Annotation:
The prediction has a mean pLDDT of 81. A computed fold for a 115-nucleotide RNA from Nafulsella turpanensis ZLM-10, annotated as SAM riboswitch aptamer (S box leader). Of the family's consensus pairs, 88% are formed in the model. Rfam family: SAM riboswitch aptamer (S box leader). Its family is annotated with regulation of gene expression in the Gene Ontology. It was read from a public genome assembly, where an Rfam model found it.
[in-house]
RNA sequence: GAUUUAUAAAGAAGCGUGGAGAGACAGGCUCUAUGAAGCGCUAGCAACCAUACCACACAGGUAAAGGUGCUAAAUCCUGAUUCCGAAGCCCUAUUGGCCCGGAAGAAUAUAAAUU
Numbered sequence: 001g002a003u004u005u006a007u008a009a010a011g012a013a014g015c016g017u018g019g020a021g022a023g024a025c026a027g028g029c030u031c032u033a034u035g036a037a038g039c040g041c042u043a044g045c046a047a048c049c050a051u052a053c054c055a056c057a058c059a060g061g062u063a064a065a066g067g068u069g070c071u072a073a074a075u076c077c078u079g080a081u082u083c084c085g086a087a088g089c090c091c092u093a094u095u096g097g098c099c100c101g102g103a104a105g106a107a108u109a110u111a112a113a114u115u
Base pairs, nucleotide, nucleotide: 001115002114003113004112005111006110007109008108013042014041015040016039017038021031022030023029025079026078027077028076043071044070045069048067049066051063052062053061054060075107081104082103083102084101085100088098089097090096
């Protein structure tokens, strides 16, 4: 890097360093000299893996010293495509197009496994 599965409206920040960017990408919007990213330390959240215990046919529950992850905003919002609905607009009047809402889904992130 690729593939598969699961999860993503909950939760959890201070200090030091640094010195202008950050929120994946595009658009929007937002954060930022009352100090961005990155790095370090400490603290915390969560419970994917591991571990211990309870239960045990399974499913499940509790803990949190280990391995990851995470600690502005719903994955910040929308985003391929498909289906459903419907106020309005457009039209060559069509079983059409635009816009809007919902569902799935794509994309992205993380974990675990495989490669």